RNA sequence: GGGCGUGUAGCUCAGUUGGUUAGAGCACGUCACUGAUAAUGACGGGGUCCGUGGUUCGAGUCCACGCACGCCCA
Numbered sequence: 001g002g003g004c005g006u007g008u009a010g011c012u013c014a015g016u017u018g019g020u021u022a023g024a025g026c027a028c029g030u031c032a033c034u035g036a037u038a039a040u041g042a043c044g045g046g047g048u049c050c051g052u053g054g055u056u057c058g059a060g061u062c063c064a065c066g067c068a069c070g071c072c073c074a
C1' cells in the first nucleotide's frame, strides 16, 4: 500500500426485511432475607449506538469518507 471484518451501558454481547420504549447477562447502588456475611429475590442508576455527511416520512440497521482495532496479501 491492497482486501476483508468489527465498533451499541463500566465489561461481554443481542438487536429479524429500516418502523416508535435501545435491550440481556455480569458489574454498581438501595431494599428485603440473616446474629453478620455470602447466596437469593425486588427495585433502581447508567447509552443518543466510533466520528462527519448523505438517502428516507423514519437510520443502531442502508450509502460515502474518516478514525480505532483485528485478520489476510504484498
Base pairs, nucleotide, nucleotide: 001073002072003071004070005069006068007067010026011025012024013023019057028044029043030042031041032040050066051065052064053063054062